[in-house]
Molecule: transfer RNA
Organism: Candidatus Magasanikiibacteriota bacterium
């Protein structure tokens, strides 16, 4: 330098070829349970969906560019 893949909550990841409120597990906070801790149950907080632009009535999803990470080729 070239090809491919990934980027979504603090972490690990879903999201079925665009549609009405963006989710799960773990973690975190509070409450109940306990003499206490753990476990368990209930509730809650937490996201400009990597950045910017474009297409569209409408974009996490499609297109272009950039950034970071990984694999391969040279």
């Nucleotide at each position: 330098g070239g090809a491919c893949g990934a980027u979504u909550a603090g972490c690990u990841c879903a999201g079925c070829u665009g549609g009405u409120u963006a989710g799960a597990g773990c973690g975190c906070u509070g409450c109940a349970u306990u003499c206490a801790c753990a476990u368990u149950g209930c509730a809650g907080a937490g996201g400009u969906c990597g950045c910017a632009g474009g297409u569209u009535c409408g974009a996490u999803c499609c297109c272009c560019g950039c950034a970071u990470c990984g694999u391969c080729c040279a």